[in-house]
Model confidence (mean pLDDT): 89 of 100. This is a predicted structure of a 269-nucleotide part of an RNA (large-subunit ribosomal RNA, domain VI) from a metagenome. The RNAcentral record of the full RNA draws on SILVA. Its Rfam family is "Bacterial large subunit ribosomal RNA".
Context: one part of a larger RNA
RNA sequence: CGCAGGAAAUUUGAGUGGGGUUGACCUUAGUACGAGAGGACCGGGUUGAACGCACCUCUAGUGUACGAGUUGUCGUGCCAACGGCAGUGCUCGGUAGCUACGUGCGGACGGGAGAAACGCUGAAAGCAUCUAAGCGUGAAACCCUCCACGAGAUGAGAUUUCCCUGGGGCAUAAGCCCCCUGAAGGCACCUGGAAGAUGACCAGGUUGAUAGGUCGGGUGUGGACAUGCUGCGAAGCAUGAAGCUUACCGAUACUAAUCUGCCGUGAGG
Numbered sequence: 001c002g003c004a005g006g007a008a009a010u011u012u013g014a015g016u017g018g019g020g021u022u023g024a025c026c027u028u029a030g031u032a033c034g035a036g037a038g039g040a041c042c043g044g045g046u047u048g049a050a051c052g053c054a055c056c057u058c059u060a061g062u063g064u065a066c067g068a069g070u071u072g073u074c075g076u077g078c079c080a081a082c083g084g085c086a087g088u089g090c091u092c093g094g095u096a097g098c099u100a101c102g103u104g105c106g107g108a109c110g111g112g113a114g115a116a117a118c119g120c121u122g123a124a125a126g127c128a129u130c131u132a133a134g135c136g137u138g139a140a141a142c143c144c145u146c147c148a149c150g151a152g153a154u155g156a157g158a159u160u161u162c163c164c165u166g167g168g169g170c171a172u173a174a175g176c177c178c179c180c181u182g183a184a185g186g187c188a189c190c191u192g193g194a195a196g197a198u199g200a201c202c203a204g205g206u207u208g209a210u211a212g213g214u215c216g217g218g219u220g221u222g223g224a225c226a227u228g229c230u231g232c233g234a235a236g237c238a239u240g241a242a243g244c245u246u247a248c249c250g251a252u253a254c255u256a257a258u259c260u261g262c263c264g265u266g267a268g269g
Base pairs, nucleotide, nucleotide: 001152005163006162007161008160009159010158011157015149016148017147018146021049022048023047024046025045026044027043033038051106052105053104054103055102059100060099061098062097066093067092068091069090070089071086072085073084074083075082076081110144111143112142117137118136119135120134164268166179167178168177169176170175180266185263186262187261188260189205190204191203192202193201210256211255212254213252214251215250216249217248220244221243226239227238228237229236230235
């Protein structure tokens, strides 16, 4: 820009892409078959491999915004307690998120048409013949069924709901100008996000829990500072599962989403 008014939702599915793998074991059954050795079809069940999709409950990794230990040195006047630097100084753990080595799920079932092939009926050709007319069975392949996209499918589809019911002038096919009007809805702007390079998408903007803060909880770390006691002391013990605690779960308008601007028209050749 188009889809002959505008808008918000919900959809149909032309079409496109993806997926389609396979082993072993148990059973049927040591049956059919076979002198024996050996050893099934068909059917039922279980469990894997690789591949794919999703997810983070478990396991594991990361986790330089969390906790702790510790070395050297400098600083806060000193002690103590802290802070800076040394690859996050080094080390031990670890929330969320992101991940696989982890977990769940998938290939299917079924239908259609049919290849090779196997048949039925059956003439030409009194017989025979799956074929000439006609009718069946039949493969991981094909078309559906499953998943995703999808009406620019210009062949532009469908459904539901919402919105606009002014005046004048000049022209004379749908046009132009002025005044009034400015809807539904959208955008801007702002707070943000399991959305994201940016756009986009989604949740919100005081009639508000969108983010931050605060409070409560959870989680992690693992016993804070200080004081007291014990010990000559290094230290230990008690108050006390203490103190601290990011991204998690809630609550709460304390802070910030203020005020507002713009687009979009007037019933639709």